[in-house]
Context: one part of a larger RNA
Molecule: small-subunit ribosomal RNA, 3' major domain
Organism: uncultured bacterium
RNA sequence: UGACGGGGGCCCGCACAAGCGGUGGAGCAUGUGGUUCAAUUCGACGCAACGCGAAGAACCUUACCCAGGCUGGACAAGCAGGUAGUAAAAACCUGAAAGGGCAAUGAGGUAGCAAUACCAUCCUGCUCAGGUGCUGCAUGGCUGUCGUCAGCUCGUGCCGUGAGGUGUUGGGUUAAGUCCCGCAACGAGCGCAACCCCUGUCUUUAGUUGCCAUCGGGUCAUGCCGGGCACUCUAAAGAGACUGCCCAGGAUAACGGGGAGGAAGGUGGGGAUGACGUCAAGUCAGCAUGGCCUUUAUGCCUGGGGCUACACACGUGCUACAAUGGCCGGUACAAAGGGCUGCAAACCCGCAAGGGGGAGCCAAUCCCAAAAAACCGGCCUCAGUUCAGAUUGAGGUCUGCAACUCGACCUCAUGAAGGAGGAAUCGCUAGUAAUCCCGGAUCAGCACGCCGGGGUGAAUACGUUCCCGGGCCUUGCACA
Numbered sequence: 001u002g003a004c005g006g007g008g009g010c011c012c013g014c015a016c017a018a019g020c021g022g023u024g025g026a027g028c029a030u031g032u033g034g035u036u037c038a039a040u041u042c043g044a045c046g047c048a049a050c051g052c053g054a055a056g057a058a059c060c061u062u063a064c065c066c067a068g069g070c071u072g073g074a075c076a077a078g079c080a081g082g083u084a085g086u087a088a089a090a091a092c093c094u095g096a097a098a099g100g101g102c103a104a105u106g107a108g109g110u111a112g113c114a115a116u117a118c119c120a121u122c123c124u125g126c127u128c129a130g131g132u133g134c135u136g137c138a139u140g141g142c143u144g145u146c147g148u149c150a151g152c153u154c155g156u157g158c159c160g161u162g163a164g165g166u167g168u169u170g171g172g173u174u175a176a177g178u179c180c181c182g183c184a185a186c187g188a189g190c191g192c193a194a195c196c197c198c199u200g201u202c203u204u205u206a207g208u209u210g211c212c213a214u215c216g217g218g219u220c221a222u223g224c225c226g227g228g229c230a231c232u233c234u235a236a237a238g239a240g241a242c243u244g245c246c247c248a249g250g251a252u253a254a255c256g257g258g259g260a261g262g263a264a265g266g267u268g269g270g271g272a273u274g275a276c277g278u279c280a281a282g283u284c285a286g287c288a289u290g291g292c293c294u295u296u297a298u299g300c301c302u303g304g305g306g307c308u309a310c311a312c313a314c315g316u317g318c319u320a321c322a323a324u325g326g327c328c329g330g331u332a333c334a335a336a337g338g339g340c341u342g343c344a345a346a347c348c349c350g351c352a353a354g355g356g357g358g359a360g361c362c363a364a365u366c367c368c369a370a371a372a373a374a375c376c377g378g379c380c381u382c383a384g385u386u387c388a389g390a391u392u393g394a395g396g397u398c399u400g401c402a403a404c405u406c407g408a409c410c411u412c413a414u415g416a417a418g419g420a421g422g423a424a425u426c427g428c429u430a431g432u433a434a435u436c437c438c439g440g441a442u443c444a445g446c447a448c449g450c451c452g453g454g455g456u457g458a459a460u461a462c463g464u465u466c467c468c469g470g471g472c473c474u475u476g477c478a479c480a
Stems, first nucleotide, its partner, number of pairs: 001480002004476002007474007015464002019428005026319008034310002042053002064305007073128001077127006088105001092101003108119004130294002133292003139288002141283003144279001146277001151190006157166003170181003196271004201239007210229002215226003242265001245259003249255001321421001325380007337368003342361002347356003387418001392413007434456007
């Protein structure tokens, strides 16, 4: 000087408390451990591994296993020599394919009249290619974490033999090393804040979306038509919030409390943004890269299998255990997205998945599209049930070369466990939790995961003693 303390003081954080909903019990989905296997490819391991890399494992992917094959190689550059019935190659044979065999046919460009020369192509040899082989304890780059925490430093000066200190401590204050005051310090840098984006109010500009608001026409009906941009909206520019104003508090300061006005207050709400560093944290399998290893194989191609196994154990989820519910019928109200080897309407067929059909749309114009919970009416009456839907049988649909291993969906039948979950444990402070649907990426097909969108919409916070993590000062120390 740090780190540490079941030392002290001050102060924060869904850290506890207060409250709401879960997990832990059940079934299923998914990841992991373990076990098994010819192989179940590899990585990730407290927080910060375990719906993680994987935003799509039937083949492919694929790195694993078995089998069949290829070797200058699936791919690049260079050097030397060669290269016309040559390279290539239909058909045929073999084969699961890859590959191998045989072979009709059969080559390019530049210069030149041509001969020919050079290049391309291909063959042979060489320097080499290739490796998801090892080392993240050799690395770059990127990332996680402490932590959006309020800290980490420097120049000069001053103090100290020195390590170092001071500044950065102190009194207040703040979300903040934020600001004020004081002070052997005076300044400065990286962080904080602000500048950026979305959202909340208004104005202007602009109207092939919106409106009968106003006028006219038309229809069973609909902005459907003329017409108009006023409103809604769209998307660009601007205004607006700064403790600016008032009151009292405070050191007359910073600032805190209350009030007015305002769509909004005192960082309005959300996002992006992550200091010096820590964990020899993670990644050689995204990429790059040193070293090592391999080179008729640790490379390459192909068929099939595996990554989907199953006595078990754990994590993360979904669906439930019902009446604030289930089922049936009817009636409303979104936002954000996607669409041309695409989205697909009306209409017809099918109980349905789906099929036929193709209008329209390169999309504020058409389509996906129905939003669902909600509301209205009816049935069920507490029962393992009209709860719940696992499992299994049968029949089908779709994608795809192909759904046996191993896809999703539909219909009929079957109806399991489950009656609120031990110890323990998680999330959340407001348009949040809870709950309800919708869209997208990946993608032929496949979503209970992920990323986004809106609808309905709570309860509680006395307080900081305690648990966890953190900041500042101080103290002890046998630790560095």